[in-house]
Context: one part of a larger RNA
RNA sequence: UGACGGGGACCCGCACAAGCAGCGGAGCAUGUAGUUUAAUUCGAAGCAACGCGAAAAACCUUACCAAAUCUUGACAUCUGGAUGCCGUUACCUUAGCCGGUAAUUUUUCUUCGGAACAUCCAAGACAGGUGGUGCAUGGUUGUCGUCAGCUCGUGUCGUGAGAUGUUGGGUUAAGUCCCGCAACGAGCGCAACCCUUGUUUUUAGUUGCCAUCAGGUAAAGCUGGGCACUCUAAAGAGACUGCCGUGGAUAACACGGAGGAAGGUGGGGAUGACGUCAAAUCAUCAUGCCCCUUAUGAUUUGGGCUACAAACGUGCUACAAUGGCCAGUACAACGGGCAGCGAAAGAGCGAUCUGGAGCGAAUCCUCAAAACUGGUCCCAGUUCGGAUUGUAGGCUGCAACUCGCCUACAUGAAGUUGGAGUUGCUAGUAAUCGCGAAUCAGCAUGUCGCGGUGAAUGCGUUCCCGGGUCU
Numbered sequence: 001u002g003a004c005g006g007g008g009a010c011c012c013g014c015a016c017a018a019g020c021a022g023c024g025g026a027g028c029a030u031g032u033a034g035u036u037u038a039a040u041u042c043g044a045a046g047c048a049a050c051g052c053g054a055a056a057a058a059c060c061u062u063a064c065c066a067a068a069u070c071u072u073g074a075c076a077u078c079u080g081g082a083u084g085c086c087g088u089u090a091c092c093u094u095a096g097c098c099g100g101u102a103a104u105u106u107u108u109c110u111u112c113g114g115a116a117c118a119u120c121c122a123a124g125a126c127a128g129g130u131g132g133u134g135c136a137u138g139g140u141u142g143u144c145g146u147c148a149g150c151u152c153g154u155g156u157c158g159u160g161a162g163a164u165g166u167u168g169g170g171u172u173a174a175g176u177c178c179c180g181c182a183a184c185g186a187g188c189g190c191a192a193c194c195c196u197u198g199u200u201u202u203u204a205g206u207u208g209c210c211a212u213c214a215g216g217u218a219a220a221g222c223u224g225g226g227c228a229c230u231c232u233a234a235a236g237a238g239a240c241u242g243c244c245g246u247g248g249a250u251a252a253c254a255c256g257g258a259g260g261a262a263g264g265u266g267g268g269g270a271u272g273a274c275g276u277c278a279a280a281u282c283a284u285c286a287u288g289c290c291c292c293u294u295a296u297g298a299u300u301u302g303g304g305c306u307a308c309a310a311a312c313g314u315g316c317u318a319c320a321a322u323g324g325c326c327a328g329u330a331c332a333a334c335g336g337g338c339a340g341c342g343a344a345a346g347a348g349c350g351a352u353c354u355g356g357a358g359c360g361a362a363u364c365c366u367c368a369a370a371a372c373u374g375g376u377c378c379c380a381g382u383u384c385g386g387a388u389u390g391u392a393g394g395c396u397g398c399a400a401c402u403c404g405c406c407u408a409c410a411u412g413a414a415g416u417u418g419g420a421g422u423u424g425c426u427a428g429u430a431a432u433c434g435c436g437a438a439u440c441a442g443c444a445u446g447u448c449g450c451g452g453u454g455a456a457u458g459c460g461u462u463c464c465c466g467g468g469u470c471u
Base pairs, nucleotide, nucleotide: 007471008470009469010468011467012466013465015461016460019425020424021423022422023421026317027316028315029314030313031312032311034308035307042053043052064303065302066301067300068299069298070297073126077125078124079122080121081120082119083118084117087104088103089102090101091100092099107116108115109114128292129291131290132289133288137286138285139281140280141279142277144275149188150187151186152185153184154183155164156163157162168179169178170177194269195268196267197266199237200236201235202234203233204232205231208227209226210225213224214223215222240263243257244256245255246254247253319418323377324376325375326374327373328372336365340359341358345354346353347352384415389410390409391408392407393406394405395404431453432452433451434450435449436448437447
């Protein structure tokens, strides 16, 4: 000077308290450890690994295993020689790669010497490595933490390490600001500038909208017409403690009020200081060194990553009446679409099929929103719950046995609210309800977004946890 203390003082945070909903018990999904295996590829490990890398493991992916193959190689450049190819189609063989046969095809430029390009052959220089080291590294990322801190120049003090400034009195979400002070200034952070949302004005009026007028229909902005409204999207306005009162030190600021769509950083996001953890990543990529070079490289078929006494994490579905079932029917927003989205109509109990209008989309399609309303059930392992299993089907795809998703009929397990413990959340939030997207041939209880309905509690800081300042 730091760090630490079951030392002290002050302060903050869903940290506790006050509440609401959970997890921990059940079944299943998914990840992990373990065990098993020819292989169950590799990484991630308290918070900060474990629905994580993986925004999609049937083949491919794929890195793993078994078997069969190749050796200048699947990929790049260079040298020499040969050919005009290459490619496409069919057949044979093979598990397939590989290999063989036939047909077709006969490149571009040219000074006609040749050159370019492509393929094959030969030789080696080399290629190649998801092999090792994240404790050799770059880059990227997590974390403390969106916590309010971290520093510098000059000056001054101290023999010096260092101190001062940055401490003190107030105040703030904030090293935010005010006052004081051997300090005076400055930088990185804070805040603001950015995006979005909440109000409004102007401009614009199609693919959006329909108040007035006319036409028209079973109905309908359907048509003429219009741009008022909604909306769209560009430019502005608006909020600054600006105004009033009280307190305060005539300060900063705090509390209350007015006006206002909004009030004291209005709500949300992006934004992450100096540094910490030899934190994570050599398997995104790049890269030093080491290692392999007829193999630790490359190709193919099949298998595995999906195994399963038991353990842990994260979720989904439930245990029911604030409910299940049946019927009826109303209201969103964000978004995606051409090897795509796919309407009407028809077939099927259904998944789905036939069909192909329309749409490269403010048009058209996906589109149906679901929680809502009425009837019924009458508290039971049930008309709760849906696991598991059987049969018959559908879809995608060369191919669903290992190993996909969906449908119908039948089957109808555990489960009656969950021990110790533990998690999230302060408002359009929690809870609950559905919808969309990325990945994607197919596969979503995951992830990222979107809207509908919509609470309870707290206004405190004694205590637990984490953090900040002074001592």